[in-house]
Molecule: Bacterial large signal recognition particle RNA
Organism: Thermoleophilaceae bacterium
């Protein structure tokens, strides 16, 4: 050098916390080959050789120890920064909130299809007359409608009279009282928070509107700006506290790199 068999040793490792200390179960972290049962936070085992019992694989090197690089992650910090938050505190050269002014600075509306302003008249609003509509009645017009106490004609019977007549008069038909309906055309009477309807009258504050003159602004504030008050704590602020992220400084430090170092024992060939 090779090969075969052992042995050392490996078969996860960190971090906070606990703990005298160390490990280990439990939490964090990486990252995948991170062996398996058993015991274990009111702990469970151990002692600087620091889990403890049993069992299995690898097994002197790409795997074991050592050491460089390099840093995931956690820790500690009165380094700084940056945001949220929870108590406090008050009205200021501030914001914003209420009042108030401001007869008009901005924006904006409206204007030669006529702003503003003059004059003139209509509606709406109230009265009074009327008209129509609307609602109730009633009349007209029309139908149906009286065993006797309503007419006319009155078969049949009846009654007068010698007779010729002549009475009264039931049914029936017909026309009508009383009533009971129909049309809602027509009248006429009553009534009325129906009317872009007529006349007159009265009021004229305000909405709405039409005409005419005049010729270019014009908005008596809805909105911002402005100027005064004001109050309290909605923010700014100031004082105290947590919290979370980033960063410094520091401390621990995993994978991972490194042709860097190191390290058994037999036996054969």
């Nucleotide at each position: 050098c090779c090969g075969u068999g052992c042995u050392a040793g490996g078969c996860g490792g960190g971090g906070a916390a606990u703990u005298a200390g160390c490990g280990g179960u439990g939490c964090c972290c990486u990252g995948u080959c991170a062996c398996u049962c058993g015991c274990a936070a009111u702990c469970c085992g151990c002692u600087c050789u620091a889990g403890c019992g049993a069992g299995g694989c690898c097994g002197a090197a790409u795997u074991c120890c050592c050491g460089u690089c390099c840093g995931a992650g956690g820790g500690g910090u009165u380094u700084g920064g940056c945001u949220c938050u929870c108590g406090g505190g008050g009205u200021c050269a501030g914001u914003a909130c209420g009042c108030c002014g401001c007869c008009g600075c901005g924006a904006g509306g409206c204007g030669u299809c006529g702003a503003c302003g003059g004059c003139c008249g209509g509606g709406u609003c109230c009265c009074g007359c009327g008209c129509g509509g609307u609602g109730a009645g009633u009349g007209c017009u029309u139908g149906c409608g009286a065993a006797c106490c309503a007419g006319g004609u009155c078969a049949g019977a009846u009654c007068c009279g010698g007779g010729a007549g002549g009475a009264a008069g039931c049914a029936g038909c017909c026309u009508u009282a009383a009533g009971c309906g129909a049309u809602c055309c027509c009248a006429c009477u009553c009534a009325u928070g129906c009317g872009c309807c007529g006349c007159g009258g009265a009021a004229c504050a305000g909405c709405c509107u039409g005409g005419u003159u005049u010729g270019a602004g014009u908005c008596g504030a809805g909105c911002g700006a402005c100027g005064g008050c004001g109050g309290g704590c909605a923010c700014g602020c100031c004082c105290g506290g947590g919290a979370a992220c980033c960063u410094g400084c520091u401390u621990c430090a995993g994978a991972g790199c490194c042709g860097g170092g190191g390290u058994g024992c037999a036996c054969g060939g």